[in-house]
Molecule: Lysine riboswitch aptamer
Organism: chicken gut metagenome
RNA sequence: GAUAGAGGCGCGGCCGACAAGAGUACGCACGACGAAACGCCAGACAGCGUGUGCGGAAAGGGGAAGCCGCCGAGGUACCGCACGGGUGUCUGAGCGUGCGGCUGCCGGGCCGGGGGAUAACAUCCGUCGGACUGUCACGGUUGUGGAGCGCUAUC
Numbered sequence: 001g002a003u004a005g006a007g008g009c010g011c012g013g014c015c016g017a018c019a020a021g022a023g024u025a026c027g028c029a030c031g032a033c034g035a036a037a038c039g040c041c042a043g044a045c046a047g048c049g050u051g052u053g054c055g056g057a058a059a060g061g062g063g064a065a066g067c068c069g070c071c072g073a074g075g076u077a078c079c080g081c082a083c084g085g086g087u088g089u090c091u092g093a094g095c096g097u098g099c100g101g102c103u104g105c106c107g108g109g110c111c112g113g114g115g116g117a118u119a120a121c122a123u124c125c126g127u128c129g130g131a132c133u134g135u136c137a138c139g140g141u142u143g144u145g146g147a148g149c150g151c152u153a154u155c
Stems, first nucleotide, its partner, number of pairs: 001155005008071001010070005018062001026055005037050004041092006074106004078101007107133002110130004115125003135146004
C1' cells in the first nucleotide's frame, strides 16, 4: 500500500402503527361588539380575534415494528449565498431546506445535571459528570493511559 473483517442498546436511509399537535384551527347556534387590555416571534403601523354550547381537523416536528445499505458508518460546530413557512408592510432575531468553503471536534452507545432549538415532559444538538463496552499500549496483579489518521487477518 491492497484486500477482507470486528465492535453493538453501532450508523444512515425508506416505510410507518402510534403519541403529541388539540379539544387548538375551523364550522354551526347564541351572545358580546365603545375604549382599554391581551393574543397572532420582537419593535412600529395596520388587520383579525377574545364569551358560551355543539361538532371538530391538518401541517411542520417525532416515532415502535419491518425492510435496505453500511462500520467515518456517520454526526456536529463555524463562514458565505439562495430559497421557504410563521396575518400584511418595514427592520430585526430565530427556525428549516439546498449549495459552496475551509477549518475544528467526536472509538461506540447508555444514564444523569444544567444550557439551546421546539408547542412540547416528544425529539435533536452541544457541554459537564458517571459507569459500561470494543481496541491498542504499559504493568506481576488490582489497574492506568491513548484514539478510528485506530485495531485484527491475509498478501